Model confidence (mean pLDDT): 86 of 100. A computed fold for a 1448-nucleotide RNA from a metagenome, annotated as small-subunit ribosomal RNA. The sequence is in RNAcentral, with records from SILVA. Rfam family: Bacterial small subunit ribosomal RNA. Its family is annotated with structural constituent of ribosome and ribosome in the Gene Ontology.

């Protein structure tokens, strides 16, 4: 640092994903050693044991025990000091809580310096002892007693009060005689308590909040300031720079993560704050309102003698629950620290070690070297081999770590070592005890085999699996980390995807409908001052530890130590003034203001005019009219429309008018009047930055629309009725109400658009148009040059993703303001605000998708345009759709009715022929190395006769026979048959959607690329478009294109003309000869069959661009491609075909193979293509008679004769064919009959007899004759074929084939009619244009409705949190006041009593937790029903939209 994914491809826009680092983890395979570090993130649940504060006998008095008589040890209290530290934990708390800097009105035990005193005296009290309540916990009386416990009292410059007279204040002693202590007062140190600046989290769908609330004054509290509390005045204090609510949250050094800047986050470590069941409370003290003290109220759990009592793990292990999850009821004060204590020492779950856990971090191992027969074995395999793999065995080393001896620290100062016989040393031991995990489609390094078959799975996006899956699972084999690896969750990164660095808004999300205008931000020249921002420099502070460099210790390293730098802050100071800000001047260029001119649908009122529409009324007229694609409804004989006159009403202003005018927008149009906005020009002169923008606010604001009252002609929602249509709640038509017009109000949206916020300046022009004004000229309008202001269109630089914009910017900069941040949900719910309502306005979420999406390309499409073609239409000729028959499909039967082909482009198609065979189906019957290939063995030449069973395959019996090659004569080879055993054979079995080849079809249409170059970010375009032409992308001409290659065209065949050569089997003009080119001759002639020539827009005339070419003509057989053929570009259709062949897979293998018989592909209500034959006189019957051409013949054609009505038999020349034969050509010509009808037409169908093929014509051939004589009289809607030797019509040959042709291929004979022209249908070319389509219109794609799920709103209400108000009631406790009852110490006295002080109980009052009523707010769960919303496989109905998407 980037990648993947919206496309057929591209650009951008935009979201999602992924690699990365990190963790207090978790989890799932695995687990060798050690070193450091780290371990309840969840339920501040709820806890059973243990232990976690204790210590002073050098403060005091009792006690029990030892006693060396000196005392020393415990024991319960009494005193002091500590239990306010240490430890832990994160509810709380948005806060002076933290942080960071200052401050001033404060306290500080132990500790340090300095000062000053330690005198003199009293009453008490626990322990202890009787007595005595209780189940216990605890106690209660009385007796008597010590202290460093507690009181007075003296002393007091220095403290502290004070009305400056004065008044308060103190202490402790212990005792080994050196000390430890007490006590006043300054200071210090320290540690705390308070104040104030700026910092510190989301929400406005939280916009007002506040009564001690903000100030003062007097009291009162505290250490201390201060509404911190109370009485009195006063009405104030916070807020848009965000108060008050609500929700979340411990704050920081710091971790993490990033280049930074940010972002996320506050375990360990260390400051700090809060909190110790849960609520409020004080009380000891220096210090708490106190984790392991106290009271009280609540929940809870415990003991109980039911009368009452006791607890607090968020301290260390620890247990239970919760939870995906987090450790030992360990060892020791040995160290470092704390607490007492003189001290020795005590006590220390603070620490220090040890367990336990790959939690993480770092180190190390799990062997080294040699070893090719590339071992065995796995896998893969084109079967050759590759590969694991020098890997492994073997052979030679070496011992890290572990394991077993032995030695053994540092941490300790003289002792004292939990850790621990541990780190380390040193011997031994033996390759011996140590490797596994995720991936391997692309992102993203690694690829093959099987199994599986949209099933099982898998996945972080894209996506994989529907039978050849490198994507699933399994296996080789690779890749990456390695005592670990993967998955999941979290954060940061990528992500410029919230942009401050460092994004945008014309079309992608995003400029408010215009404006005025408040805060607020920005602001013109100029000189002076001051210094707030701003630079620089000095000091403080910014804790340590963490990051970072240096250097040093552990054998390194993680990890430690010592030192630096950094902490980018903040505060205080000193200086500078250039820029901004402040402040006092000038100034005029910005904005205004005088003055003269001008344009104008600017605006609001009042008047006023003409045409038209309809409606009244009259007159003149007659039968329609009116409307539509086409009609009807409607109006009209009751007189419509149509005409002409009069006359009423409302409403809009026809030409003018014009990418012209004006206004901020929305909007303004006849014409006058009157009242008023603003704007340009052009002058002079005054003010003197008065400027712009502009959250909130206010005001305008189309159409519809609501309120009231008018008005109402015409147009016209709703409605009603004719039509259309499958249906038509529409579009088309007749009517017609709101409403549209006016006046008042209201609403306040609009594709309210230039989809472009407002000012300012500044950057090449050309060219139109409106307004005002200069110069020049002109009798004067014009022209011409120019200068401001507006408006248009082209265009350069520049900019964009493109398309575009371009002085009216979307260019380049400045000011301010408004919006955006993925698609849908949704501009929707809820709240709120305004509204009469209809509604605006503001504005989410849950869920769900990987895309929505903008500009542009390239097809394809278009009931989009141009332009062109084709028997496409159009003009014609014949058909087919109707009948009978043939075939060929479907259906239907069947055992089987074998398969295949299904728009054109399947159905006379494969099959150029199914009675057996074919054949593949169906039933029976047999067979299993096989019918057929190849290799092994055994025998035997081969083969040819036969008997017997059987439907045959087949089984089974006799017999004849002995070959060819080469030989060393021993045998060996080659073919063949049979017998065996296995390897394999066999499949017309599946998959044409695994394939090769072949084939069809757009289409013989004229297209389809490509090299360079050049535009373009690219996809891609130019070239191949454009103007002519042509069948033709054929040529021409232009041209940022120049070429070129596959297609056209030629080149090949034929057929038409000549010429040479040639002359039999062909042919005969001339000559002889015959019945007969029969013979003899001839080589001219047809003909044959090789070779040639011939045409090319050459030639002329006309058009056209002086081209290409078109039209005409002349010469020619033939003329503009002379006719026909073969020739099918790049491609499409997953077209056909596994049943022609070839072929991957996958099945089968005594069966799906083979053999055999018989049946079946030939059934038959029907339907549907394709042909024959008619349906009749241009015809049919019968005589007679002329002319082809192209084939084909030896298992054959088969003359001639004879027999037979014939089919056809007999018998037989001749012919491997220019020679014979098939063979007769038909229509045609000529005569003759019918005579208009189901016929002399048609022939189907069915009886009878028969011919030929072939084992065999029963199922199931063709043909003969006799007889029979159906339906059919020209074919509905639809449809096909043909442009000349064509259609139409006649007839001959052939392949296949024993036999079978109405099909099919092919030959000729007679031989037409028409084409005005391209507006329609069909199909294609080219150019354009639109698109939401690309599987590309048989596209896409919309919404009800129905059924399943899901989230959410809403709902009679039901049920929790929190909170706010009013009131009840009121523990404990402080303070305040009583204080009758009680009261050692001090006071006075009559003196052991009383009195006074003084304190307590106790009452009373005030605040007040917990509770209780009531009644609100905010917020959660839930509910019968409901609303819409998503999503979902092939569901329903219809087509709203994408093309003019069929009404834009």
């Nucleotide at each position: 640092a980037g990648a993947g994914u919206u496309u057929g491809a591209u650009c951008c826009u935009g979201g999602c994903u992924c690699a990365g680092a990190a963790c207090g983890a978790a989890c799932g395979c695995u687990g060798g050693c050690g070193g450091c570090a780290c371990g309840c993130c969840u339920a501040a649940c709820a806890c059973a044991u243990g232990c976690a504060a204790g210590u002073c006998g050098a403060g005091c008095g009792c006690u029990a025990c030892c006693u060396u008589c000196g005392g020393g040890u415990g024991g319960a209290g009494c005193g002091g000091c500590g239990g306010a530290c240490g430890g832990g934990u994160u509810a709380g708390u948005a806060a002076c809580g933290c942080g960071u800097g200052g401050g001033a009105a404060c306290a500080u035990a132990c500790c340090c310096u300095u000062u000053u005193c330690u005198a003199c005296g009293g009453a008490a009290u626990a322990g202890c002892c009787u007595u005595u309540g209780g189940a216990a916990a605890c106690g209660a009386a009385g007796a008597g007693u010590a202290a460093u416990a507690c009181c007075g009292u003296a002393u007091a410059c220095g403290c502290c009060c004070u009305u400056c007279g004065g008044g308060g204040g103190a202490a402790a002693g212990a005792u080994u005689u050196a000390u430890c202590g007490g006590u006043u007062a300054a200071g210090g140190a320290u540690u705390g308590g308070c104040c104030c600046g700026c910092g510190u989290u989301a929400g406005a769908u939280u916009a007002g909040a506040u009564a001690g609330u903000u100030g003062g004054u007097g009291g009162g509290g505290u250490a201390a300031c201060g509404g911190c509390c109370u009485a009195c005045c006063a009405a104030g204090u916070c807020u848009a720079c965000g108060a008050u609510c609500u929700a979340u949250a411990g704050c920081u050094g710091g971790u993490u993560u990033g280049a930074g800047a940010g972002g996320a986050u506050g375990a360990u470590c260390a400051g700090c704050a809060a909190c110790a069941c849960u609520g409020g409370g004080a009380c000891u003290g220096a210090g708490a309102c106190a984790c392991g003290g106290c009271c009280c109220a609540g929940a809870c759990u415990c003991c109980u003698a039911c009368g009452g009592g006791a607890g607090g793990c968020a301290g260390c292990a620890g247990u239970g629950g919760g939870g995906a999850a987090u450790c030992u009821u360990a060892g020791a004060c040995a160290a470092u620290g704390g607490g007492c204590g003189c001290a020795a020492g005590c006590c220390u779950g603070a620490u220090c070690u040890a367990g336990c856990g790959a939690u993480g971090c770092c180190g190390c191992g799990u062997g080294a070297g040699u070893g090719a027969a590339g071992a065995a074995g796995g896998c893969c395999c084109u079967a050759g081999g590759g590969u694991c793999g020098u890997a492994a065995a073997g052979c030679u080393c070496u011992u890290u770590c572990g394991c077993c001896a032995g030695g053994g620290a540092u941490g300790a100062u003289a002792a004292u070592g939990a850790c621990a016989g541990u780190a380390c040393c040193u011997g031994g031991u033996a390759a011996a005890g140590a490797a596994g995990u995720u991936c391997c489609g692309g992102c993203u390094a690694a690829c093959u085999c099987c199994g599986u078959g949209c099933c099982a799975g898998c996945a972080g996006c894209c996506g994989c699996g529907g039978u050849a899956a490198u994507a699933c699972g399994g296996a080789g084999g690779g890749a990456a980390c390695u005592a670990g690896c993967g998955u999941u969750g979290u954060u940061c990164g990528g992500a410029a995807u919230u942009a401050c660095u460092g994004g945008g808004c014309g079309u992608a999300a995003a400029g408010c409908g215009c404006a005025c205008g408040u805060a607020g931000g920005c602001g013109g020249a100029u000189c002076a001052g001051a210094a707030a921002g701003u630079a620089a420099g000095a000091g403080g502070u910014g804790a340590a530890a963490u990051c970072c460099c240096a250097g040093g210790g552990c054998u390194c390293a993680a990890c430690c130590c010592u030192g630096g730098a950094a902490c980018u802050g903040c505060c205080u100071u000193u200086u500078a003034a250039a820029c901004u800000c402040c402040u006092g001047g000038u100034c005029u260029u910005g904005a205004g203001u005088u003055c003269g001119a001008g344009a104008g649908a600017g605006g609001u009122g009042a008047g006023u005019g003409g045409a038209a529409u309809u409606c009244c009324a009259a007159g003149u007229g007659u039968a329609g009219a009116g409307g539509u694609g086409a009609a009807a409804u409607u109006c009209g004989u009751a007189g419509a429309u149509a005409u002409u006159u009069g006359g009423a009403g409302g409403a809009a202003c026809a030409c003018c008018a014009g990418u012209g005018g004006c206004g901020a927008a929305g909007g303004c149009g006849g014409c006058u009047c009157a009242c008023u906005g603003g704007c340009u020009c052009g002058a002079u002169a005054c003010u003197g930055a008065c400027g712009c923008u502009g959250a909130g606010g206010u005001g305008c604001g189309a159409a519809a629309g609501c309120g009231u009252g008018g008005g109402g002609a015409g147009c016209g929602a709703a409605c009603a009725g004719g039509a259309u249509u499958a249906g038509a709640u529409g579009c088309c038509c007749u009517g017609g109400u709101a409403g549209u017009c006016c006046a008042c109000g209201c609403a306040g949206u609009a594709a309210a658009c230039g989809u472009u916020g407002u000012u300012c300046a500044c950057u090449a022009g050309g060219u139109g148009u409106a307004g005002c004004g200069g110069g020049u000229a002109u009798u004067g309008a014009c022209c011409c040059c120019u200068g401001c202001u507006g408006u248009g269109c082209c265009g350069c630089a520049g900019u964009u993703a493109a398309c575009g914009c371009a002085u009216u910017a979307a260019g380049u900069g400045a000011a301010c303001c408004g919006c955006c941040u993925g698609g849908g949900g949704a501009g929707u719910a809820c709240g709120g605000c305004c509204g009469c309502a209809a509604g605006g306005u503001u504005a989410a979420a849950a869920c769900u998708c990987a895309a929505a999406g903008g500009a542009a390309u390239u097809g394809a499409c278009g009931g989009g345009g141009g332009c062109c073609c084709g028997c496409a239409c159009a003009a014609g000729c014949g058909g087919u759709g109707g009948a009978g028959c043939a075939u060929g499909u479907g259906g239907u039967u069947u055992a089987a009715u074998u398969c295949g082909a299904c728009g054109c482009a399947a159905c006379g198609c494969g099959a150029a022929g199914a009675a057996c065979c074919u054949u593949a189906c169906c039933u029976g019957g047999a067979u299993u190395u096989g019918a057929c290939a190849u290799c092994c063995u055994g025998g035997g030449a081969a083969u040819c006769c036969u008997a017997u069973c059987g439907a045959a395959a087949g089984a089974c019996u006799g017999g004849a026979g002995u070959g060819c090659c080469c030989u060393u004569c021993g045998g060996g080879g080659a073919g063949c048959c049979c017998g065996g055993a296995g390897a394999c054979a066999g499949g017309u079995g599946c998959u044409g959607c695994a394939u090769g080849g072949c084939u069809g079809u757009c289409g013989u249409c004229a297209g389809c690329u490509c090299g360079u170059g050049u535009c373009g970010u690219g996809a891609g375009a130019u070239g191949u478009u454009g103007g002519g032409u042509u069948a033709a992308g054929u040529c021409c001409c232009g041209c940022a294109a120049c070429g070129a290659g596959c297609g056209c065209a030629a080149c090949c065949c034929u057929u038409g003309u000549c010429u040479u050569u040639a002359g039999u089997u062909a042919c005969c003009a001339u000559c002889a000869u015959u019945c007969a080119g029969u013979u003899g001759g001839g080589g001219a002639c047809u003909c044959u069959a090789a070779a040639g020539a011939u045409a090319c827009u050459g030639c002329c005339c006309c058009g056209g661009u002086c081209a290409a070419c078109g039209g005409g003509g002349a010469g020619g057989a033939a003329g503009g491609u002379g006719g026909g053929g073969a020739u099918g570009a790049c491609g499409u259709c997953a077209a056909g075909u596994c049943c022609u062949c070839a072929u991957g897979g996958c099945c089968u293998u005594u069966a799906u193979g083979u053999c055999c018989a018989g049946g079946g592909c030939u059934a038959c209500a029907c339907a549907c293509g394709u042909g024959c034959u008619a349906c009749a006189a241009u015809g049919g019957g019968c005589u007679g008679u002329a002319c082809a051409a192209a084939g084909g013949g030896u298992c054959g054609c088969g003359a001639a004769c004879c027999c037979g009505c014939g089919a056809g038999g007999g018998u037989a020349a001749g012919c491997c064919a220019a020679u014979c034969c098939c063979a007769a050509a038909a229509a045609g010509c000529a005569g003759u009959c019918c005579c208009a009808a189901g016929u002399u037409c048609g022939g189907a169908u069915u009886g009878g007899a028969g011919u030929c093929u072939g084992c065999a014509a029963c199922u199931c051939g063709a043909c003969u004759c006799c007889a029979u004589g159906a339906a059919g009289c020209u074919g509905g809607a639809a449809u096909c074929g043909c442009u000349a030797g064509u259609a139409a019509u006649c007839g001959c040959g052939g392949a296949u084939c024993a036999g079978c042709a109405u099909g099919c291929c092919g030959c000729g004979g007679u031989g037409g009619a028409u084409a005005c022209g391209u507006u329609c249908c069909c199909g294609g070319g080219c150019c354009u244009u639109g698109u939401a389509c690309a599987c590309a219109c048989c596209g896409c794609c919309c919404g009800u409705c129905a059924c399943a799920c899901c989230a959410u709103g809403a709902g009679a209400g039901u049920u929790g949190g929190u909170u706010g108000u009013a009131c009840c009631a009121g523990a404990a406790g402080u303070c305040g006041u009583c204080g009758g009852g009680c009261u050692a110490g001090c006071c006075u006295u009559u003196c052991u009593a009383a009195g006074g002080a003084u304190g307590c109980a106790g009452g009373c009052g005030c605040c007040u937790a917990a509770g209780g009523u009531a009644u609100g707010g905010c917020u959660g769960a839930u509910a019968a029903u409901u609303a819409g919303g998503g999503u979902g496989a092939a569901g329903u109905c219809g087509u709203a939209a994408c093309a003019a998407g069929g009404u834009a």